[in-house]
RNA sequence: GCAUCAAGAGAAGGGACUGUUCCCUCGCCAACCUGCCUACUCGGGCAAGGUGGUAUCCGCGCAAGCGGGAUGUGGCCGGGGCGGCAACUAAAG
Numbered sequence: 001g002c003a004u005c006a007a008g009a010g011a012a013g014g015g016a017c018u019g020u021u022c023c024c025u026c027g028c029c030a031a032c033c034u035g036c037c038u039a040c041u042c043g044g045g046c047a048a049g050g051u052g053g054u055a056u057c058c059g060c061g062c063a064a065g066c067g068g069g070a071u072g073u074g075g076c077c078g079g080g081g082c083g084g085c086a087a088c089u090a091a092a093g
Base pairs, nucleotide, nucleotide: 001073002072003071004070005069010026012025013024014023015022016021027054028053029052032050033049034048035046036045037044038043057068058067059066060065075085076084077083078082
């Protein structure tokens, strides 16, 4: 810079230790990136590799919208602006 903030999903266990905040484990949710499948295009499907979420975005405004905040905009290896590697018992066929 761009996209989204619709919907969805634990009154679980443990820790920091008290901020009504954060971290870990397990479960669950979600298709933002990668991957796989599908498709003439738009697009659609799959939670596999990464994030993220699992109480809720907040303030102003009649509204349009503005400001702030949050999330995403794959990972690994090699010295590299280049080359290489892995990604499901899912879905589909």
A computed fold for a 93-nucleotide RNA from uncultured Sphingomicrobium sp., annotated as SAM-I/IV (S-adenosyl methionine) riboswitch aptamer. It matches the Rfam family "SAM-I/IV (S-adenosyl methionine) riboswitch aptamer". On this family, see Weinberg et al., RNA 2008: "The aptamer core of SAM-IV riboswitches mimics the ligand-binding site of SAM-I riboswitches". Its family is annotated with regulation of gene expression and S-adenosylmethionine metabolic process in the Gene Ontology. Its mean pLDDT, the model's own confidence on a scale to 100, is 75. Lineage of the source: Bacteria > Pseudomonadati > Pseudomonadota > Sphingomonadales > Sphingomicrobium.